Predicted 3D model of a 76-nucleotide RNA (transfer RNA) from an uncultured Spirochaetia bacterium. Model confidence (mean pLDDT): 80 of 100. Rfam family: tRNA. Gene Ontology term of the family: triplet codon-amino acid adaptor activity.
RNA sequence: UCCCCUGUAGCUCAGCUGGUAGAGCGGGUGACUGUUAAUCACUAGGUCGGAGGUUCAAGUCCUUCCGGGGGAGCCA
Numbered sequence: 001u002c003c004c005c006u007g008u009a010g011c012u013c014a015g016c017u018g019g020u021a022g023a024g025c026g027g028g029u030g031a032c033u034g035u036u037a038a039u040c041a042c043u044a045g046g047u048c049g050g051a052g053g054u055u056c057a058a059g060u061c062c063u064u065c066c067g068g069g070g071g072a073g074c075c076a
Base pairs, nucleotide, nucleotide: 001072002071003070004069005068006067007066010025011024012023013022019056027043028042029041030040031039049065050064051063052062053061
């Protein structure tokens, strides 16, 4: 330098053909229990990596930049 994968809640990850942003764990509140743990119910939590573009509509498509991972190449 080039190619591929990847970035979504605090963490790990879904999100199909562009059409209401979700789950598990964790957090909070409550129930249960002699207490804790476990279990159950409810609940909060998101500039979807940044910017721009296409579209009636973008997490999803296009351009560019940034972060992470892998491969090639180069040097020896």